A computed fold for a 122-nucleotide RNA from a Chitinophagaceae bacterium, annotated as SAM riboswitch aptamer (S box leader). The coordinates come from a structure-prediction model, not an experiment, and the mean pLDDT is 83.
């Protein structure tokens, strides 16, 4: 890289180096940016996907009112592994439906595609 599942309307700062771009891809928009973009480093925060820990309940085993568990569910904290710290995944472009009526624009809702992150798989 491939495939599967889950989530994506919330949340979260400073300093140093650096010196012009960045917001995934294509298009159209719209934003951020010398009051310093991308990138790298240091410290810190946010979150709860995975591992581990604690608590409760259930189940199983054991025994004798206690204990154990390659078990399940829920809760708590946040040690470890990731991630992440502008704007809904910044908005739309595909399809379905509603409103609209100029059968247009626009607007609302849903789904799909794509993307990101995590765990597993290959």
């Nucleotide at each position: 890289c491939u495939c599967u599942u889950a989530u994506c309307a919330a949340g979260a700062a400073a300093g140093g180096c650096a010196g012009a771009g960045g917001g995934a891809u294509a298009u159209g928009g719209c934003c951020c940016u010398g009051u310093g973009a991308a990138g790298c480093c240091u410290u810190g925060a946010c979150a709860a996907c995975c591992u581990g820990u604690c608590c409760u309940u259930a189940c199983u085993c054991u025994u004798g009112u206690g204990g154990a568990g390659c078990u399940a569910a829920g809760g708590a904290a946040a040690a470890g592994g990731u991630g992440c710290c502008a704007a809904c995944u910044c908005c739309a472009u595909u399809c379905c439906g509603g409103u609209g009526g100029a059968u247009a624009a626009a607007u609302c809702g849903g789904a799909a595609c794509a993307g990101a992150u995590a765990a597993g798989u290959c």

It was read from a public genome assembly, where an Rfam model found it.